[in-house]
The RNA shown here (Fluoride riboswitch aptamer (crcB RNA motif)) has 65 nucleotides and comes from a Bryobacterales bacterium. The coordinates come from a structure-prediction model, not an experiment, and the mean pLDDT is 78. It was read from a public genome assembly, where an Rfam model found it.
RNA sequence: CUCUGAUCAGGCGGUGGAGUUCGCCAAACCGCCGCUUCCCAGCGGCCAAUGACUCCUAUAGCAGG
Numbered sequence: 001c002u003c004u005g006a007u008c009a010g011g012c013g014g015u016g017g018a019g020u021u022c023g024c025c026a027a028a029c030c031g032c033c034g035c036u037u038c039c040c041a042g043c044g045g046c047c048a049a050u051g052a053c054u055c056c057u058a059u060a061g062c063a064g065g
Base pairs, nucleotide, nucleotide: 010025011024012023013022016056017055018054019053020052021051031046032045033044034043035042
C1' cells in the first nucleotide's frame, strides 16, 4: 500500500441541549495568570455554556416598558 472476513456505527475537543462543520481517539480530553516550590502539590485571581458557526436553555450586567 492492496485484498478478504468479522465487528462496530461510538467517543473526545475546560459548565447544558440541538443542527452544521472541522480535527482527534482506544484514548482523544482534563483553561489561563500570579505567588510559593527542584518537581508535584498548595493558595489567590481571570475568561468562557461553541473546537468553529447558529439556535435554545440556565446564569449575570446594562437600558427601556